[in-house]
RNA sequence: CAAAUUGUUACCUAGGGUUCCACGGAUUUAUCCGGUUCGGUCCAAGAGGAAACACACAGUCCAAAGCUGUGCACACGGAGGGAUAAAAGCCCGGGAGGA
Numbered sequence: 001c002a003a004a005u006u007g008u009u010a011c012c013u014a015g016g017g018u019u020c021c022a023c024g025g026a027u028u029u030a031u032c033c034g035g036u037u038c039g040g041u042c043c044a045a046g047a048g049g050a051a052a053c054a055c056a057c058a059g060u061c062c063a064a065a066g067c068u069g070u071g072c073a074c075a076c077g078g079a080g081g082g083a084u085a086a087a088a089g090c091c092c093g094g095g096a097g098g099a
Stems, first nucleotide, its partner, number of pairs: 007053003011049002015043002020040002022037001023034004055071006074094001076097001080092003
């Protein structure tokens, strides 16, 4: 100086808005308005939580499978744009940039 690997998924949360529900108001009684309405459904973290699996190494086993143990690190970060009903710590993005 360069290259490769550092994984996946369900659940939860910080956070997020307003399709639906609820709540409040209007009122034509069936619609409209309000997220500057605590909330439920809903979305949600690479750098949040705790798991399962995967993977690596070692042991067990004639061998394999299975089982057991260990490991699975570190991580500061715009502006702008995109999707969805709409927004966000979602996606662009372990990006640009910085150290």